The part of an RNA shown here (small-subunit ribosomal RNA, 5' domain) has 522 nucleotides and comes from an uncultured bacterium.
The full RNA is in RNAcentral, with records from ENA and SILVA.
Its mean pLDDT, the model's own confidence on a scale to 100, is 81.
Context: one part of a larger RNA
RNA sequence: GGAUGAACGCUAGCGGCAGGCUUAACACAUGCAAGUCGAGGGGCAUCACGGGUAGCAAUAUCUGGUGGCGACCGGCGCAAGGGUGCGUAACGCGUGAGCAACAUGCCCGUAUCAGGGGAAUAAUCCAGGGAAACUUGGUCUAAUCCCCAUAGUAAAUAUUAAAGGCAUCUUUAAUAUUUUAAAGCUUUGGUGGAUACGGAUUGGCUCGCGUGACAUUAGCUAGAUGGUAAGGUAACGGCUUACCAUGGCUACGAUGUCUAGGGGUUCUGAGAGGAAGAUCCCCCACACUGGAACUGAGACACGGUCCAGACUCCUACGGGAGGCAGCAGUGAGGAAUAUUGGACAAUGGAUGGAAAUCUGAUCCAGCCAUGCCGCGUGCAGGAAGACGGCCCUAUGGGUUGUAAACUUCUUUUAACGGGAAUAACCCUCCGAACGUGUUCGGAGCUGAAGGUACCGUAGGAAUAAGCACCGGCUAACUCCGUGCCAGCAGCCGCGGUAAUACGGAGGGUGCAAGCGUUAUCC
Numbered sequence: 001g002g003a004u005g006a007a008c009g010c011u012a013g014c015g016g017c018a019g020g021c022u023u024a025a026c027a028c029a030u031g032c033a034a035g036u037c038g039a040g041g042g043g044c045a046u047c048a049c050g051g052g053u054a055g056c057a058a059u060a061u062c063u064g065g066u067g068g069c070g071a072c073c074g075g076c077g078c079a080a081g082g083g084u085g086c087g088u089a090a091c092g093c094g095u096g097a098g099c100a101a102c103a104u105g106c107c108c109g110u111a112u113c114a115g116g117g118g119a120a121u122a123a124u125c126c127a128g129g130g131a132a133a134c135u136u137g138g139u140c141u142a143a144u145c146c147c148c149a150u151a152g153u154a155a156a157u158a159u160u161a162a163a164g165g166c167a168u169c170u171u172u173a174a175u176a177u178u179u180u181a182a183a184g185c186u187u188u189g190g191u192g193g194a195u196a197c198g199g200a201u202u203g204g205c206u207c208g209c210g211u212g213a214c215a216u217u218a219g220c221u222a223g224a225u226g227g228u229a230a231g232g233u234a235a236c237g238g239c240u241u242a243c244c245a246u247g248g249c250u251a252c253g254a255u256g257u258c259u260a261g262g263g264g265u266u267c268u269g270a271g272a273g274g275a276a277g278a279u280c281c282c283c284c285a286c287a288c289u290g291g292a293a294c295u296g297a298g299a300c301a302c303g304g305u306c307c308a309g310a311c312u313c314c315u316a317c318g319g320g321a322g323g324c325a326g327c328a329g330u331g332a333g334g335a336a337u338a339u340u341g342g343a344c345a346a347u348g349g350a351u352g353g354a355a356a357u358c359u360g361a362u363c364c365a366g367c368c369a370u371g372c373c374g375c376g377u378g379c380a381g382g383a384a385g386a387c388g389g390c391c392c393u394a395u396g397g398g399u400u401g402u403a404a405a406c407u408u409c410u411u412u413u414a415a416c417g418g419g420a421a422u423a424a425c426c427c428u429c430c431g432a433a434c435g436u437g438u439u440c441g442g443a444g445c446u447g448a449a450g451g452u453a454c455c456g457u458a459g460g461a462a463u464a465a466g467c468a469c470c471g472g473c474u475a476a477c478u479c480c481g482u483g484c485c486a487g488c489a490g491c492c493g494c495g496g497u498a499a500u501a502c503g504g505a506g507g508g509u510g511c512a513a514g515c516g517u518u519a520u521c522c
Stems, first nucleotide, its partner, number of pairs: 001522004006518005013375006019368002021333001026331003030328003035076003040073002043069002047067003050063005083286003092211008102203002107199007115148004125138005154179011184191002212258003219249003224246008261283004265276004288309005311322004339365001341364003347361001348359004378409001380407002388400005415457004422449001427444008466511005471492003477506005487494002
């Protein structure tokens, strides 16, 4: 000098864009953050409409008939999105390869298929238990629930032939045996279902190289290293088990201890290098602590389950409930870090045929000079070089200083009026083309931000400057006070009676809505 997720002191007019618990992965009140589908099903708790009964009526009551729909069965989603950096010196990450050792819901393409039947079970109803959370028994019922058949380019085993390769082998063809499918809804247009093959995407595994400190850590290792067999996995493998062998790593640093998420990148520097890993993007790990599996295409699952533990809460003392490292917010810690806001209008996601519903993702707004950038606080003229202040060699002169007063000019900003883009879809209507729902065109509908940005208008300098420093380094000097005192100080050092170094004043210098100090990095 540059930089910062900064803090502190003094000061402060506005806007745009960004950023905002670096500390206690400390504990959390409250609300919200993952639902959706009635075009899968039985149904009808609730609302509306229709209908029936009673009644003059208000109203009461019945009714699933219609729109719809709480809870229930079922499907898809909840493994994404969002948060944090505890752990991890590791194939965790980065980069480059490999899988002849693998999986892949939704999506796309191709081929084929969908025959028959059945027992349950939830809801409902009945009867209980419990303070509650919840739960037990009985009866009835449906489905895209369950079972049987059929099938091969599927899977397994065996045999034969051919081709290929990278050792185990791989591919193709043929034969034999065994095993495994399906679902309906419908406005009849479709949509969904099953099997196989292929694609795309996403993941799993393996390897080369790179990726901290300490040798005041020198030896480490029994599933340890390898083999055979079996099990397990989507798959290879001591991944696991039995048996056999005795190996394997290490001064090119094993093992141990300490520290740490990694990268793209960021800061600095002429570069080489050094330092950092906030925001944004990719990968990894975690979800009160530890362990475990279930479901599923995918989890060993943040807002799922079970067990144990600590903590908090409820209790009728028998027993139960909970997990903000989601968004806000509270307490605590700390030098220190924001609103218990608006909207699904856009983008994206889940479900759905769609309308739509949900979405603290997201888009916006609020707070904070935390940073960067921009604008303003006027411009021009004006010498009696005014008054006042300060200084001096003091009837005077210098300086503040064209500065002010005064005279023109301008109006960003502040006030008033107009007022967006972001909107394309979807849906409705009209028209056209293909041909009975797809495409295209036109019109209508849809904006949280927001009456915001932006534009225009009248008048008026009006509404707006501070902070640090002035001995040398280092730009900027005098007077007064003090008298080794009070104090200053980054280093050298200043102060003991003429202090440009302390305190005040005048003047000056530097930066400027900021300026200094502190901390850290280069």